[in-house]
RNA sequence: AGAGUUUGAUCCUGGCUCAGAAUGAACGUUGGCGGCAUGCUUAACACAUGCAAGUCGAACGAAGGCCCUAGCUUGCUAGGUGUCCUUAGUGGCGGACGGGUGAGUAACGCGUGGGAACCUGCCUUUGAGUGGGGAACAACAGUUGGAAACGACUGCUAAUACCGCAUACGCCCUUUGGGGGAAAGGCUUCGGCCGCUCUUAGAUGGUCCCGCGUCUGAUUAGCUAGUUGGUAAGGUAACGGCUUACCAAGGCGACGAUCAGUAGCUGGUUUGAGAGGAUGAUCAGCCACACUGGGACUGAGACACGGCCCAGACUCCUACGGGAGGCAGCAGUGGGGAAUAUUGGACAAUGGGGGAAACCCUGAUCCAGCAAUGCCGCGUGAGUGAAGAAGGCCCUAGGGUUGUAAAACUCUUUCACCCGUGAAGAUGAUGACGGUAGCGGGAGAAGAAGCCCCGGCUAACUCCGUGCCAGCAGCCGCGGUAAUACGGGGGGGGCUAGCGUUGUUCGGAAUUACUGGGCGUAAAGCGUGCGUAGGCGGUUUAGCCAGUUAGAAGUGAAAUCCCUGGGCUUAACCCAGGAACUGCGUUUGAUACUGAUUUGCUAGAAUUCGAGAGAGGGUAGUGGAAUUUCCAGUGUAGAGGUGAAAUUCGUAGAUAUUGGAAGGAACACCAGUGGCGAAGGCGACCAUCUGGACGAGUAUUGACGCUGAGGCACGAAAGUGUGGGGAGCAAACAGGAUUAGAUACCCUGGUAGUCCACACCGUAAACGAUGAAUGCCAGUCGUCGGGUUGCAUGCAAUUCGGUGACACACCUAACGGAUUAAGCAUUCCGCCUGGGGAGUACGGUCGCAAGAUUAAAACUCAAAGGAAUUGACGGGGGCCCGCACAAGCGGUGGAGCAUGUGGUUUAAUUCGAAGCAACGCGCAGAACCUUACCAACCCUUGACAUAGAUAUCGCGGACACCAGAGAUGGAGUCUUUCAGUUCGGCUGGAUAUCAUACAGGUGCUGCAUGGCUGUCGUCAGCUCGUGUCGUGAGAUGUUCGGUUAAGUCCGGCAACGAGCGCAACCCACAUCCCUAGUUGCCAGCAGGUUAAGCUGGGCACUCUAUGGAAACUGCCCGUGAUAAGCGGGAGGAAGGUGUGGAUGACGUCAAGUCCUCAUGGCCCUUACGGGUUGGGCUACACACGUGCUACAAUGGCAGUGACAAUGGGUUAAUCCCAAAAGACAAUGGGUUAAUCCCAAAAAACUAUCUCAGUUCGGAUUGGGGUCUGCAAAUCGACCCCAUGAAGUUGGAAUCGCUAGUAAUCGCGUAACAGCAUGACGCGGUGAAUACGUUCCCGGGCCUUGUACACACCGCCCGUCACACCAUGGGAGUUGGGUCUACCCGAAGGCCGCGCGCUAACCUUCGGGAGGCAGCCGGCCACGGUAAGGUCAGCGACUGGGGUGAAGUCGUAACAAGGUA
Repeated sequence: AGAGUUUGAUCCUGGCUCAGAAUGAACGUUGGCGGCAUGCUUAACACAUGCAAGUCGAACGAAGGCCCUAGCUUGCUAGGUGUCCUUAGUGGCGGACGGGUGAGUAACGCGUGGGAACCUGCCUUUGAGUGGGGAACAACAGUUGGAAACGACUGCUAAUACCGCAUACGCCCUUUGGGGGAAAGGCUUCGGCCGCUCUUAGAUGGUCCCGCGUCUGAUUAGCUAGUUGGUAAGGUAACGGCUUACCAAGGCGACGAUCAGUAGCUGGUUUGAGAGGAUGAUCAGCCACACUGGGACUGAGACACGGCCCAGACUCCUACGGGAGGCAGCAGUGGGGAAUAUUGGACAAUGGGGGAAACCCUGAUCCAGCAAUGCCGCGUGAGUGAAGAAGGCCCUAGGGUUGUAAAACUCUUUCACCCGUGAAGAUGAUGACGGUAGCGGGAGAAGAAGCCCCGGCUAACUCCGUGCCAGCAGCCGCGGUAAUACGGGGGGGGCUAGCGUUGUUCGGAAUUACUGGGCGUAAAGCGUGCGUAGGCGGUUUAGCCAGUUAGAAGUGAAAUCCCUGGGCUUAACCCAGGAACUGCGUUUGAUACUGAUUUGCUAGAAUUCGAGAGAGGGUAGUGGAAUUUCCAGUGUAGAGGUGAAAUUCGUAGAUAUUGGAAGGAACACCAGUGGCGAAGGCGACCAUCUGGACGAGUAUUGACGCUGAGGCACGAAAGUGUGGGGAGCAAACAGGAUUAGAUACCCUGGUAGUCCACACCGUAAACGAUGAAUGCCAGUCGUCGGGUUGCAUGCAAUUCGGUGACACACCUAACGGAUUAAGCAUUCCGCCUGGGGAGUACGGUCGCAAGAUUAAAACUCAAAGGAAUUGACGGGGGCCCGCACAAGCGGUGGAGCAUGUGGUUUAAUUCGAAGCAACGCGCAGAACCUUACCAACCCUUGACAUAGAUAUCGCGGACACCAGAGAUGGAGUCUUUCAGUUCGGCUGGAUAUCAUACAGGUGCUGCAUGGCUGUCGUCAGCUCGUGUCGUGAGAUGUUCGGUUAAGUCCGGCAACGAGCGCAACCCACAUCCCUAGUUGCCAGCAGGUUAAGCUGGGCACUCUAUGGAAACUGCCCGUGAUAAGCGGGAGGAAGGUGUGGAUGACGUCAAGUCCUCAUGGCCCUUACGGGUUGGGCUACACACGUGCUACAAUGGCAGUGACAAUGGGUUAAUCCCAAAAGACAAUGGGUUAAUCCCAAAAAACUAUCUCAGUUCGGAUUGGGGUCUGCAAAUCGACCCCAUGAAGUUGGAAUCGCUAGUAAUCGCGUAACAGCAUGACGCGGUGAAUACGUUCCCGGGCCUUGUACACACCGCCCGUCACACCAUGGGAGUUGGGUCUACCCGAAGGCCGCGCGCUAACCUUCGGGAGGCAGCCGGCCACGGUAAGGUCAGCGACUGGGGUGAAGUCGUAACAAGGUA
């Protein structure tokens, strides 16, 4: 410090997720030791048991024990004594500290800094005093009530308990005369000590007040009657409405009152670079609480955790009358919970209470126990050790790895264990911890390693198993037969007595942005203005010093963090010192800036005068064109409407046309990125009223300004109310069409409404998707309204204000913006923080309603989104091409047959191919074989390959027998006897047998592959290097203007070049030449035949086959940019790629093929391998494709008879041949052929038939033959005789072809024993048409839109149906908290009364003062009644929402998405 994740890729926005640190943790798993810490976060739930606050006999009376003495009834009495022991009571001090908890509390509670009207036991300090009296009550004794707790009465008694009197330096009150108020003694060694009373000052502790700070919600906006203030009184330790009476009507609040929710606050802790955020366990400070609520008493201090009273709930005891209790002290129990320890030891230390002290008490504290809960430290051994052992795992079979790891050898002993010794903590005594820490000795590598991970993020890879299953997962995502992602093994990585998971916090997150973000299109500018509070504000003078700034001292507790030292062996931990604590207040300075006060100014702002522009607004009036309706005329059959129609109107006279009238609404042309207005908006003309802006200049005011939360006003259309009006248009509605449907688009009608007046509504893509204001920052060209200057009558220059286009700097993610900013700055306001849920629910406000406004959550997803890029696509556009259409010719689709496919059938009908680009395809040829399929029968190292051992030297061939369907098995005869050799069964080779590795598979996967092939497409494209542009994906080049068959060429251009394609080079054909003439040819010469290049001879010609020439827009004219080219012409055998072939770029289709071949993986192994016989691939209600033959006269039949080209042909048993198919026999030719043969070409020509199911057509069937072959039945071809079906030119639809082409005619070849209507070739005859590119199909280039990228066979919306989830409404119902009114009124303080009772004091002895009981009043807790408002739970039913591989219906959106 970043990373992953939206996309085909990119940049941005934006969320989600991860890596880090932390934890009072929990869970899983594992577990050796020690130190230091920490340990109910939940039920402030309930608590058994024990302990946690006592102490003082030197305050007091008394009792008992011990001891002493005496008496004796020898266990009793009496006395005495002690610094002895124990005890209840009176009395004193302490139980207000210490310890616990965080329920309540949003508060002067806490923090911080100040303040004054106060109190303060014990302690320190100052001064003074401590005299003399009195009356009681406990204890105790007796009587007595009660179950108990606990009392009642009578009597006796002490004190440092209680009460007067005296005294009063100081103290208190005061009208300044005066008045008032104390005390206690005890011990003593007699020195004194401890006390007591009043008082002074202090310290400590506490109370009160104030400034500032201290969570969330406005879907809480108003709250408040003791309320705010005053006067008086009361009360308090003290100020104060603290309380009461009276008076006034205040006080608080948008700087957030009140209300609701949540919460103890802080030092700190944690995270962070910091600023911040989160948190408030342990330690420390403060506060609050002590079963719940209320109350006071005592006291220096409490409204009191282990005190009291009352009420309530709960628990316990009870004799039922009544009583007792409060672990949020330490242990502990139950319960709750994911979860948190011992009913331990000691007062040895530190501290606390009491005491003069000894001492007692102390679950404070110090220790121990339990827990890996955390932090820190240590160990589980060290060295040597390659045969790189064995085993495991992997493997390309070679090896690699585990791995110096182990073993083995040599060492060591930390920790633990055993034995011994043994502290500090204590200053004289006292040690729980503890025989602990430490130290010494001993034995032995001995007792001591796990957890998580290994697809990316993120360090670490392989095998097997599994097969969208089981499972994993923090995010992205893995798993559907080759999973580094699941499970296991091996290996590796990380951490280590731990490791991982989960929860929580901060970080990363600049993802709430103070530091440090944004708002044209990503979320985000209020629809617009006016304006209140607030915020901000020109220039100048003076003084002030609030802000600001500098210094000083105060405070900011300690601990913590940091730094430096020190102590535990180190560290954690602990100790000391320093720094720091960024804060607050005080004070002394400074005065630039801000501020408040003040003096001026005119540059901001405003006023004044006169000029021009304008659909600015309101009111009233006027006008013409048009539509419609009505009246009248003319006139006749249609009109209207549409893609086409129909509904509709019209013979009752429409439409059309002429004239007239009525009525309403809107104002053509002008008209313009022209004008005006704040926006919405404003458009005929005239009048009137009126707002604003602008330019020029004069004078005036003197900062009067900008923005603007709330507020107020305006605010299109639609809509609402009341009343008018209503021509046209037109939601709803009706009808007609369209359609599968059509509740739409189209048509015919048509009501609200649109118009006016008044009143509401208050919203719009109210948009420049751009808040307002001010200043600054290059230009150019338009346009609107004014001004100035110059020349001179329309130009130029200049200036102010508006409105536009382009463009620099700059900005922006890009697009784009660019003086009218989205630039650079300042001020103020509004708004945003992932998508969906949702601008929805609830609540509030507004509204007549419709609805508007304000505005969530649960739940769900990992994206949603912006801009740009490349493609693809479009029922987008432009340009261009192609037998693509058109123009033609001939077909298919109808018939019969052939052939292939589907389907069906079957034991099997083997398998593959499936739109074009499967279907006369693999198959250049299934009777057996082929053959892969089926049935039956056989073989198992196998039909075939390699290796080992043993044996043999061969093997084999011919004939023939038995069983069998055959394979095969059995049994014979004849023939033959391998090669080399060192002469050794030595080598090679062959055969047989045996055993094991293995063979074999047309079994699966073409979606694991290679190779080959099809297709787009012989379409003109596809790319690269360097450069340049862009943040980038990418672009440029390759676009553009011409041109071409062509990315062909030319020109231009931030491109310049290059590659694969195009073209050319290659082959064939067409012309000529040279060379060569046999098997070819015969012009001339000669011979010669029935005929014949037959012969001599020749190579001139044809031809053959080798090499050349020839064509290049080369020449001319025109055109074009003078280019490329194009049009025409000449010449030429051929003319503009001459014609035809071969040649197939980058890529697409997971295209085809595992059954050509090769091959990974999987599967079979007496079978899915191998062999044999027979069957099947040839089936047949049917459907389709491709063909052949026809339907006839352009023909059939018969005859005559001329002209081709390609190609093929013999191993002599095998080939081609010589008279129907053919056969037989003989002979002959060809001898790998320009020599011989196939070989006859057919259409042509002549004659006949005469339009018929025929002399067309030939299917089908009967009979007879031939050939091939082991075999012709299933299942071949051909010949002859006979038979003579459908069919009379073929519906919708559809195919081929542009010239030697279509059409038509025959010929040849391959494979092959045989089988051709197929395939591949060959030549003969030989057309028609193309205006043209609107349309269909396919393609290319450019451009445009896109929500597509698996790319339109795309994407995607809503209802319905089903399942699940959360949520709104809901008759009601249950509970909590709260408010108001009223009722009740415990305990207790207070006021009043006090006739009953009454020790201290006074008394005139009567009584009084004072006190107590009791009573009344007022206040008040709990409780009750009633009405409200509030929050939450449940709720039949109901509303929408979300989610869910393959449900239904449509097709709304994305392209002009087919109605933008």